RNAcentral holds the full RNA, with entries from ENA and SILVA. A computed fold for a 542-nucleotide part of an RNA from an uncultured bacterium, annotated as small-subunit ribosomal RNA, 5' domain.

[in-house]
Context: one part of a larger RNA
RNA sequence: GAAUCAACGCUGGCGGCGUGCCUAACACAUGCAAGUCGAGCGAGAAAAGGGGCUUCGGCUCCUGAGUACAGCGGCGGACGGGUGAGUAACGCGUGGGUAAUCUACCCUUGAGUGGGGAAUAACACCGGGAAACUGGUGCUAAUACCGCAUGACGUUCCGGGGCCCUUGGGUUCCGGAAUCAAAGCCGGGGACCGCAAGGCCUGGCGUCAUAAGAUGAGCCUGCGUCAGAUUAGCUAGUUGGUGGGGUAAAGGCCUACCAAGGCGACGAUCUGUAGCUGUUCUGAGAGGAAGAUCAGCCACACUGGGACUGAGACACGGCCCAGACUCCUACGGGAGGCAGCAGUGGGGAAUAUUGGACAAUGGGGGAAACCCUGAUCCAGCAAUGCCGCGUGUGUGAAGAAGGCCUGCGGGUUGUAAAGCACUCUCAGUGGGGAGGAAGAUAACAAGGUUAAGAGCCAUGUUGUUUGACGUUACCCAAAGAAGAAGCACCGGCUAACUCUGUGCCAGCAGCCGCGGUAAUACAGAGGGUGCGAGCGUUAAUC
Repeated sequence: GAAUCAACGCUGGCGGCGUGCCUAACACAUGCAAGUCGAGCGAGAAAAGGGGCUUCGGCUCCUGAGUACAGCGGCGGACGGGUGAGUAACGCGUGGGUAAUCUACCCUUGAGUGGGGAAUAACACCGGGAAACUGGUGCUAAUACCGCAUGACGUUCCGGGGCCCUUGGGUUCCGGAAUCAAAGCCGGGGACCGCAAGGCCUGGCGUCAUAAGAUGAGCCUGCGUCAGAUUAGCUAGUUGGUGGGGUAAAGGCCUACCAAGGCGACGAUCUGUAGCUGUUCUGAGAGGAAGAUCAGCCACACUGGGACUGAGACACGGCCCAGACUCCUACGGGAGGCAGCAGUGGGGAAUAUUGGACAAUGGGGGAAACCCUGAUCCAGCAAUGCCGCGUGUGUGAAGAAGGCCUGCGGGUUGUAAAGCACUCUCAGUGGGGAGGAAGAUAACAAGGUUAAGAGCCAUGUUGUUUGACGUUACCCAAAGAAGAAGCACCGGCUAACUCUGUGCCAGCAGCCGCGGUAAUACAGAGGGUGCGAGCGUUAAUC
């Protein structure tokens, strides 16, 4: 000098854009942070409106309405959000491999969606329990569950041929055998069939099996990745093989047997420290330091362990067990997990609101309308940082008064002020006012599908409608210098000097060093220098 997730002291006008628990991965009151689908299913209220009866108390029917609460079922709760405890490791970075693998939703291809069955929640009744919750009996549905049929270009096995190859083996073609599937829902309709429901035709969504893609993930591997030798030897599933098991998948991943190997001064093992990277800071560079915000990967979710479900988890707001802690209890037993967003206590030098909205972007569900979304977008607080602007402008010598110094003549503060003449940025007041809005919905038009002018799909036109921010940005008007300057330093380094007080005292100090009676070094004042809504100090980095 640069730089900081900074803190402290003094001071403090406005705006834009960033940033904001580095400490206790300490404990947490309260609210919210993951739901959605009635176009999968059974059941099914209420408010309100209308009708009928009436003993005027009310009763009952229809609409409300395939809508609320609850239940079965589907998809999503593995994303998004947080934190950095652990980890010196294939964790991360980079380059390869998978002839050793999986992949819901999405896209594409061609083929299907036939026919049956048995239950169960909700509900009703009877119980148990303080509660959490739970037992029995009975009834019922499905895109829930289970057989059957069909079945290949799927899988497995057998036989044969070709090609590739590093041992294993892989790939392709032909033939044969075995085996594996499904579910419906919503809309519209001319002819024909049917008493009707409907069949039938047609559109959309779904569903099953297969193949290819895309995306995501698993696994293996070369190289790189902090310090200590006052850590020198380490290792029995250890190293390899065979058989078997297991996994989506190679493998001591696991197991039985066999062999005795494997690693290490090119630093094994042990100990300490630490999430890694893109990047950030500094520096002419080489380097050095850091790993906040943002982005990628990893790990964790009160502590330890475990699996279940599922395409995907060994799952932050799921389950089970153990532990510590907190809470409820009728003492028998139960409930909980902010390292989500706010917020509280505590710790600390130190770090914000128990705010608004789903308007936009994105995500989940849904055919859609729409619902949910503390992701996100905004607002609030903080000079915490960077950047911009302002606190006036011109004129004004009687060089006023006052202050300070003085050699008493004067000098300086100083054009500074006052005075005079102007201006109006910003703040304040009043008025106007974009863009962020794409969509959604209704009607109509012609197009596609279709037997169809129906329905559906996409396109266009017109109408209606959607903004948290927001008293938005921006523009206009009127008024008035009005509301807006401090901090550090002045011995040398280092820009800037005198007086008074003090008297090795009180004190200063980054280094050299000042102070013991004339201190430009302490304290105050006047003056000056530097930076300026900041200025200094401290800490840590180059």
Source information
The coordinates come from a structure-prediction model, not an experiment, and the mean pLDDT is 85.